[in-house]
Molecule: c-di-GMP-I riboswitch aptamer
Organism: Anaerolineae bacterium
RNA sequence: GAACUGAAAAGGCAAACCCAAUGAAAGUUGGGGACGCAAAGCCAGGAGUCUACAGCUCAUUCAUCGAGCCAUGAUAGUCGGGUUGCCAAG
Numbered sequence: 001g002a003a004c005u006g007a008a009a010a011g012g013c014a015a016a017c018c019c020a021a022u023g024a025a026a027g028u029u030g031g032g033g034a035c036g037c038a039a040a041g042c043c044a045g046g047a048g049u050c051u052a053c054a055g056c057u058c059a060u061u062c063a064u065c066g067a068g069c070c071a072u073g074a075u076a077g078u079c080g081g082g083u084u085g086c087c088a089a090g
């Protein structure tokens, strides 16, 4: 110096929930707040999951309603992959 690993130290991120904003929704952003996380940093052209404005189909109604399908939307704190990174007992 590098790899594996993660005991210690310095720090980091921030679940649920609350408030505000935004979005059709899922969700996202900001503030508060900590369940937890060794990548809970980043990447959505692998898989899964969530939502269904619009679109299509059916039904109903006779304009304003319901059901199903559906991602171009979302999720990286679902898994996996890629990539970058702090410290150093072993």
Base pairs, nucleotide, nucleotide: 004090005088006087012037013036017032018031019030020029021028022027035077041083042082043081046079047078048075049074050073055069056068057067058066